This is a predicted structure of a 391-nucleotide part of an RNA (large-subunit ribosomal RNA, domain III) from Desulfosporosinus orientis DSM 765. Model confidence (mean pLDDT): 82 of 100. Its Rfam family is "Bacterial large subunit ribosomal RNA". Its family is annotated with ribosome and structural constituent of ribosome in the Gene Ontology. NCBI's taxonomy places the organism under Bacteria, Bacillota, Clostridia, Eubacteriales, Desulfosporosinus orientis. RNAcentral holds the full RNA, with entries from Rfam.
Context: one part of a larger RNA
RNA sequence: GAGUAUGCGAAAAGGAAGGUGAGAAUCCUUCCCGCCGAAAAUCUAAGGAUUCCUGGGGAAGGCUCGUCCGCCCAGGGUAAGUCGGGACCUAAGCCGAGGCCGAAAGGCGUAGGUGAUGGACAACUGGUUGAAAUUCCAGUACCACCUAGAAAUGUUUGAGCAAUGGGGUGACACAGAAGGAUAGGUUAAGCCAGCCGUUGGUCGAGCUGGCCCAAGCGAGUAGGAUGUAGGGCAGGCAAAUCCGCCCUGCGAGAAUCUGAGACGUGAUGGGGAGCGAACAUAAGUAGCGAAGUAACCAACUCCAAGCUGUCAAGAAAAGCCUCUAGUGAGUGACUAGGUGCCCGUACCGUAAACCGACACAGGUAGAUGGGGUGAGAAACCUAAGGCGCGC
Numbered sequence: 001g002a003g004u005a006u007g008c009g010a011a012a013a014g015g016a017a018g019g020u021g022a023g024a025a026u027c028c029u030u031c032c033c034g035c036c037g038a039a040a041a042u043c044u045a046a047g048g049a050u051u052c053c054u055g056g057g058g059a060a061g062g063c064u065c066g067u068c069c070g071c072c073c074a075g076g077g078u079a080a081g082u083c084g085g086g087a088c089c090u091a092a093g094c095c096g097a098g099g100c101c102g103a104a105a106g107g108c109g110u111a112g113g114u115g116a117u118g119g120a121c122a123a124c125u126g127g128u129u130g131a132a133a134u135u136c137c138a139g140u141a142c143c144a145c146c147u148a149g150a151a152a153u154g155u156u157u158g159a160g161c162a163a164u165g166g167g168g169u170g171a172c173a174c175a176g177a178a179g180g181a182u183a184g185g186u187u188a189a190g191c192c193a194g195c196c197g198u199u200g201g202u203c204g205a206g207c208u209g210g211c212c213c214a215a216g217c218g219a220g221u222a223g224g225a226u227g228u229a230g231g232g233c234a235g236g237c238a239a240a241u242c243c244g245c246c247c248u249g250c251g252a253g254a255a256u257c258u259g260a261g262a263c264g265u266g267a268u269g270g271g272g273a274g275c276g277a278a279c280a281u282a283a284g285u286a287g288c289g290a291a292g293u294a295a296c297c298a299a300c301u302c303c304a305a306g307c308u309g310u311c312a313a314g315a316a317a318a319g320c321c322u323c324u325a326g327u328g329a330g331u332g333a334c335u336a337g338g339u340g341c342c343c344g345u346a347c348c349g350u351a352a353a354c355c356g357a358c359a360c361a362g363g364u365a366g367a368u369g370g371g372g373u374g375a376g377a378a379a380c381c382u383a384a385g386g387c388g389c390g391c
Base pairs, nucleotide, nucleotide: 014032015031016030017029018028019027033388034387035386036385041368042367043366047348048347051346052076053075054074055073056072057071061069062068081142082141083344084343085342086341088119089118093114094113095112099108100107101106123140124139125138126137127136143340144339145338146337147336148335149334152331153330160327161326165323166322167321168320169319173310174309175308176307179303180302181301184297185296186295187294188293190211191210192209193208194207195206196204212270213269216265217264218263223258224257225256226255227250228249229248230247231246232245233244235243236242274288275287311314354363355362370382371381372380373379
């Protein structure tokens, strides 16, 4: 220059009282008001990396202020056999012994390895902290392995184990429809608890609130699928009792396999509206704890990788089952006891903590997603919960 120009970043909105303090529109508490509610709530992946919690601070950062903070200082906080990943498997891709190619560097690629966004795989409910929980604690489980006991069974009349081998399964598209359930919801003159009015009116068919619980284990339902027994054989790179093919008998559902849910148990437990102390000064804390039914609606969840239809015909491997090759003296229902490695775990996560130079009206995968009206996840209002966007 100049107290000049322009701005203070969504029009969801604040008000009052009390507190703290040197200082308060801005911090804390309470009451009222307003906003979101397929989100502006909750869980979680990526990413971030201590931002989490407690105590203290008031230079700078915060578009004002500040006693406050995702700021500064100090201390604390992330606990797993079962959650996610590894000690299992493979896909694209990547690496690549030999090998092929290439002035060199290097490129490609077999065997093999690596590599989840997929397959396989054993835990649930409640409680608890200032900050962690399927991790701690309580209760009830499950998986693998080890040790001891042990019914039984086997030792050439071969138990058990069993391939890097054979076979099956794993194993998959899209669309559509119906059924059975459950989650969840609604209603109730049913059940339980509390309440009874300053009125025109309140002991009434009154008002308000609540009316639940897992894995596991038992038995096996609605439903879905499928033949089974004997004989034969030149196929499955050896073998096979397995698979395949052929013949015959008996069968089209008895049987077998599968299968949500419900029921029983788990539970003499947990949780529960509500009631509610003592005590230095500690509190709705410790403690106590009722009812727990019925009908209806009903999923995008489960049965179900099911069923029906269609053509563009819709991963692999491990695992699991089975078969032998092989191995060869123990194995073992059940009971009791024991062992269980490494990494992640705080917090944000439609955001002031990620990507955008910013505490930026932008962007950001998945899950849950109540009630009223409604076809609806639209729209409007609202519960739980969260906010009023730092002049």